Description:
The RNA shown here (transfer RNA) has 73 nucleotides and comes from an Anaerolineales bacterium. It matches the Rfam family "tRNA". It is annotated as a transfer RNA. The coordinates come from a structure-prediction model, not an experiment, and the mean pLDDT is 81. The RNAcentral record of the sequence draws on ENA and MGnify.
[in-house]
RNA sequence: GGGCCCGUAGUUCAGAUGGGAGAACGCUUCAAUGGCAUUGAAGAGGCCGUGGGUUCGAGUCCCACCGGGUCCA
Repeated sequence: GGGCCCGUAGUUCAGAUGGGAGAACGCUUCAAUGGCAUUGAAGAGGCCGUGGGUUCGAGUCCCACCGGGUCCA
């Protein structure tokens, strides 16, 4: 330098085919217990890597760039 894959909650990841942003763990509050652990219930937390484009509508499609991984040179 070129090819391919990945980037979504604090962490690990889902999200056929464009229309509701989610799960588990973690965190906060409440209840059960004398307390802890544990269990149950409720809740907070994301402008989906960045910037453009297409579309009535983009996490999803297109382009460029940034970061990570991998292969080739």